[in-house]
RNA sequence: UGCGGAUUGGAGAAGUGGUCUAUCUCGCUUGGCUCAUAACCAAGAGAACAUUGGUUCAAAUCCAAUAUCCGCUA
Numbered sequence: 001u002g003c004g005g006a007u008u009g010g011a012g013a014a015g016u017g018g019u020c021u022a023u024c025u026c027g028c029u030u031g032g033c034u035c036a037u038a039a040c041c042a043a044g045a046g047a048a049c050a051u052u053g054g055u056u057c058a059a060a061u062c063c064a065a066u067a068u069c070c071g072c073u074a
Base pairs, nucleotide, nucleotide: 002072003071004070005069006068007067010026011025012024013023018057028044029043030042031041032040050066051065052064053063054062
């Protein structure tokens, strides 16, 4: 310099146009169980999906720009 990839609750992943204002695991909070803790069981809080715009009846999903990170290349 050019090209490619990634960005989704506190952490890690899934979801690639249609009841998805969003699923799972771990973590967190509360309750149960226990002499007690862990484990186990139940419930709950927490993200409208990096930002802005566009396409569409409908966008986390498609398109463009921007930001950050990673890789390849000169």
Molecule: transfer RNA
Organism: Brumimicrobium sp.